Predicted 3D model of a 107-nucleotide RNA (SAM riboswitch aptamer (S box leader)) from Cognataquiflexum aquatile. The sequence was found by an Rfam model in a public genome assembly. The model forms 97% of the base pairs in the Rfam consensus.

RNA sequence: GAUUUAUAAAGAAGAGGUGAGAGAACAGGCUCGCUGACCCUCUGGCAACCAUCCCGACACAUCGAGAAAGGUGCCAAAACCUGCCCUACUAAAGGGAACUAUAAAUU
Repeated sequence: GAUUUAUAAAGAAGAGGUGAGAGAACAGGCUCGCUGACCCUCUGGCAACCAUCCCGACACAUCGAGAAAGGUGCCAAAACCUGCCCUACUAAAGGGAACUAUAAAUU
């Protein structure tokens, strides 16, 4: 890098460095940002995917509840919103897909 599965409206920020853009990509919107964003480092925290421990169910393949925090991940706004399809056509609203991110497994 590719494939598969699961999740993505909850939750969690201070300091230092740097200095102009940033919010994945394209378009539209909206927002954050010299009262210092984004990014990097340190510290702190959130969550519980995998691993660990424990209890229950069981069709023996798994499923559910809990503890803890080792490997990851994350800490503005729903993945910031919309884009394609459907409810159903005008709108509001809702559902799904695609894309993206993360985890785990395989390659």